[in-house]
Molecule: glmS glucosamine-6-phosphate activated ribozyme aptamer
Organism: Anaerolinea sp.
Parts: sequence; structure tokens; C1' cells
RNA sequence: AGACAAACAGAAGCGCCAGGUCCUUCCCUCGGAAGGAUGACGAGGCGGGGGCAGUAUCGAACAUCUCGGCGGAUGGCCCCCCGGCCGGCACAGCCGACAGGCAGCACGACAAACCAGCACGAGUAAUCGGCUGACAAAAGUGCGCCAGGUGCCCGG
Repeated sequence: AGACAAACAGAAGCGCCAGGUCCUUCCCUCGGAAGGAUGACGAGGCGGGGGCAGUAUCGAACAUCUCGGCGGAUGGCCCCCCGGCCGGCACAGCCGACAGGCAGCACGACAAACCAGCACGAGUAAUCGGCUGACAAAAGUGCGCCAGGUGCCCGG
């Protein structure tokens, strides 16, 4: 230095930019060129393979959508397969590894940006970053309640 393996941590509101807007410099006449800046705030989310569509859950914000565009994403639908669902097997149905349905209680839940402050930092600037301060919801989990359908088999 390379290769292999293991452990821990991290990874999609994620990445990019030709339009627009802004800044600087130059040219100079109603604009042009070059360079740069900006361009979604966190929470949450993956059984395998293929296909389709694509503004794909939850809230926050001086917001009706985070100008506009492109790509992607663990969301959706379809097919096949694998797996789960109060004895076993198969099918149907519903689900996806805490794997049937409901939605009452608890947890989840100390969010981040915005905003305010700083005799904070970088940059000519637009801007970017740091420190301090507050406030969510949902998914999901536990408890609770309901529950197996059809056929065959086993046991009582």
C1' cells in the first nucleotide's frame, strides 16, 4: 500500500441545476458577458423478484404551499414467490418479521428550522456556519376488546 472479515456509527424533505431571483467584476445602453449565492424544517418509513403509476406518511414555519425544473426514495397498485395469523395441513381473507381485526388508555414525544439574542466565525458581497432559548403530529409498541371462514385430520 492492497485484499478479506468483523464491530460501531451514518445514509433520502434526499441529491442536482439549464429557468427565475440575488451578489460581485467587466463591457457599456435599456441590456450583455464571466464568476458566485439561493434553491423543503425535522419526525417516520424496506420480506424477495418483476411491472405500472408517481405531488408517497406525519406534523412545524412570517407557508396555501416551502419559486420553477430534473433525478431518486423504505409509500400505492398488479403478478409470482417466501413467511405470519388462539392443535396440524390446504385454500380463501387479512397482514409483513413485535407479520388477523378494532382504536379506548399509556408510551412513542427532550424534533429541527423559522424567530429572538451574541463587543461569535468565513466571505468584497449575495449568503453560509456556530452558540443560547421554545413549541409538534403521525407511524409504531404495550395493555385492552373482538376473532377465526371452508374442507380434511388429530386430541378432549